[in-house]
RNA sequence: GGAUGAGGUAGAGGUUGCGGGAGACCAUGAGUACCGGCAAGGAGUAGGGCAGCUGUGAAUUGCUGGGAAAGGGGUCACACCGCCGAAGUUCGUCGCCUGCUGCGGACGGCGAGCUGGGGCUGCAGUGAAUAACUGCAGAACUGUCAUCCGGGGAUUAACCCAAUCGCCGGAUGGAGCGCUAUCUCGUCA
Numbered sequence: 001g002g003a004u005g006a007g008g009u010a011g012a013g014g015u016u017g018c019g020g021g022a023g024a025c026c027a028u029g030a031g032u033a034c035c036g037g038c039a040a041g042g043a044g045u046a047g048g049g050c051a052g053c054u055g056u057g058a059a060u061u062g063c064u065g066g067g068a069a070a071g072g073g074g075u076c077a078c079a080c081c082g083c084c085g086a087a088g089u090u091c092g093u094c095g096c097c098u099g100c101u102g103c104g105g106a107c108g109g110c111g112a113g114c115u116g117g118g119g120c121u122g123c124a125g126u127g128a129a130u131a132a133c134u135g136c137a138g139a140a141c142u143g144u145c146a147u148c149c150g151g152g153g154a155u156u157a158a159c160c161c162a163a164u165c166g167c168c169g170g171a172u173g174g175a176g177c178g179c180u181a182u183c184u185c186g187u188c189a
Stems, first nucleotide, its partner, number of pairs: 002188010014084001017083004021078001023076004034066007044053002048101003087115009097105001116142002120138007144174008153165004
């Protein structure tokens, strides 16, 4: 110096990389839900059951007086914090929230699976929404590694050939339990 196995450390993909926190303002939500009055109506009442409310008038409809909020979004600002399976998602299970329970849902933990990454288009879902998010599919882009082809360069070598190293371009393919660099330990020649 080479090959290989295990472990550690540090990095790269992107100027739209991933996620998070609380503060202020604004729009939307919405003249909606809800409350009050008048009139009609006449026994039910959110999505199941119970509870609760209801002839001192339910559901529903019209007029009228008032009139929200949450999630999600934008701007400013600390341009902050944690990072590169960053993170997301599906299934199962556990905990917790709701008047109780059931269904469903929000949040969190654990286990297993899938996805290299960010966009675009279409379909579906959540949603008030054309916002935003998620899933599936499609055609491209991009990073990385492997194989092959082409073109230069460097080293060894007197020359040729050959070998090694890396660069540029192209084609095909794989997956993050990956890739690059480096350190330690072990094994092989």

A computed fold for a 189-nucleotide RNA from a Bacillota bacterium, annotated as Lysine riboswitch aptamer. Its mean pLDDT, the model's own confidence on a scale to 100, is 76. NCBI's taxonomy places the organism under Bacteria, Bacillati, Bacillota.